Annotation: Glycine riboswitch aptamer from Haliea sp., 108 nucleotides, folded computationally.
RNA sequence: CGUCACCUUGCUGGAGAGAGGCGCGCAUGCCGAUGAGCAUGCCGCCCACCGAAGGAGCAAACCCGGCGACGGGUGAAUCUCUCAGGUAAAGCGGACAGCACGGGCCCG
Numbered sequence: 001c002g003u004c005a006c007c008u009u010g011c012u013g014g015a016g017a018g019a020g021g022c023g024c025g026c027a028u029g030c031c032g033a034u035g036a037g038c039a040u041g042c043c044g045c046c047c048a049c050c051g052a053a054g055g056a057g058c059a060a061a062c063c064c065g066g067c068g069a070c071g072g073g074u075g076a077a078u079c080u081c082u083c084a085g086g087u088a089a090a091g092c093g094g095a096c097a098g099c100a101c102g103g104g105c106c107c108g
Stems, first nucleotide, its partner, number of pairs: 001108002006103002009100005018047001020046004025042006031035001048087003054083001055081003061074005
């Protein structure tokens, strides 16, 4: 100096599932009707659902103990669970993919 893997950052793409119900709750606005009215947002509770932030679980295989049966450990995911998060559009988030700058162990 180069440098696959790998890492930060930037750009682009990026799915799924209720515009749910209740509340004389809080805030803002709307109205001829000023009301336990309507709309939006937030909050609380409840039910239904999604999985691709995160989190959790495990197969084969390998390792350890044992004569053996067995027992224990390591052990992946876009699989499973759904704690968390999410469920109109927009926005945010988004595994993962592509591109780019930079970094880059082994190695040359």
The sequence is in RNAcentral, with records from Rfam. Of the family's consensus pairs, 90% are formed in the model.